[in-house]
RNA sequence: AGACAGUUAGUCUAGUGAAAGACAACUGAUUUCGGCUCAGUAGAACAUGGUUCGAAUCCAUGACCGUCUU
Numbered sequence: 001a002g003a004c005a006g007u008u009a010g011u012c013u014a015g016u017g018a019a020a021g022a023c024a025a026c027u028g029a030u031u032u033c034g035g036c037u038c039a040g041u042a043g044a045a046c047a048u049g050g051u052u053c054g055a056a057u058c059c060a061u062g063a064c065c066g067u068c069u070u
Stems, first nucleotide, its partner, number of pairs: 001069004006064002010023004025041005046062005
C1' cells in the first nucleotide's frame, strides 16, 4: 500500500427491511435468612450521511479490531 472478514443489552449469541433469546441486574412470590424455583421490569445496533413508508440488514465515507498479500 492492497484485499477480505467482523462491530447488536453488563456478557454471549440469533436475525430473511418492522430487534429475538440465554446468562447477569432489579422488583415481587416462596424461604427463619440465603440459595434454588416461579412471575414480572428495565436494558442494545461502531459513527455520519444516502435509498426506503420503514434500515442491524441495502449503498457511500470514516473509526476500531483481526487475517492474508506486498
Notes: The RNA shown here (transfer RNA) has 70 nucleotides and comes from Ariosoma scheelei. Its Rfam family is "tRNA". The family's RNA type in Rfam is transfer RNA. From the family's description: Transfer RNA (tRNA) molecules are approximately 80 nucleotides in length. Its mean pLDDT, the model's own confidence on a scale to 100, is 81. It is recorded under the gene name trnR.